[in-house]
RNA sequence: AACUUAUCCAGAAAGACAGAGGGAAAGGCCCUACGACGUCUUAGCAACCUGUACCGCUUUAACAAGUGUGUAAAAGGUGCUAAUUCCUGCUCCGCACAAUUGGGAGAGAGAUAAGAU
Numbered sequence: 001a002a003c004u005u006a007u008c009c010a011g012a013a014a015g016a017c018a019g020a021g022g023g024a025a026a027g028g029c030c031c032u033a034c035g036a037c038g039u040c041u042u043a044g045c046a047a048c049c050u051g052u053a054c055c056g057c058u059u060u061a062a063c064a065a066g067u068g069u070g071u072a073a074a075a076g077g078u079g080c081u082a083a084u085u086c087c088u089g090c091u092c093c094g095c096a097c098a099a100u101u102g103g104g105a106g107a108g109a110g111a112u113a114a115g116a117u
Base pairs, nucleotide, nucleotide: 001117003115004114005113006112007111008110013042014041015040016039017038021031022030023029026088027087028086043081044080045079048077049076050075052072053071054070055068056067057066058065059064085109090106091105092104093103095102
């Protein structure tokens, strides 16, 4: 880097450095010299993976082993800590309507994890 699967309306910030743009992309709307974005430190959130304890089930004479849409905790590996992935675009459904607009489902794009190449 492309691929597969799962999740994305919850949650969680202080300090130091630095000094201008940032929120993926287009449109919008926001954040930002009262210092954003970024880097580092510390703290926190969460529970994807590993491990741990318990519970259920299966195997075993037993020890034990395997297993799970299970429970708990948070030790390790990631991730995250403005705004729903900030909102919308494309397709479909139904309501209302002159239209704008509002609701739902999906596609596409993106992010993260795990896997495999």
A computed fold for a 117-nucleotide RNA from Mucilaginibacter aurantiaciroseus, annotated as SAM riboswitch aptamer (S box leader). It was read from a public genome assembly, where an Rfam model found it. Rfam family: SAM riboswitch aptamer (S box leader). From the family's description: The SAM riboswitch is found upstream of a number of genes which code for proteins involved in methionine or cysteine biosynthesis in Gram-positive bacteria. The coordinates come from a structure-prediction model, not an experiment, and the mean pLDDT is 82.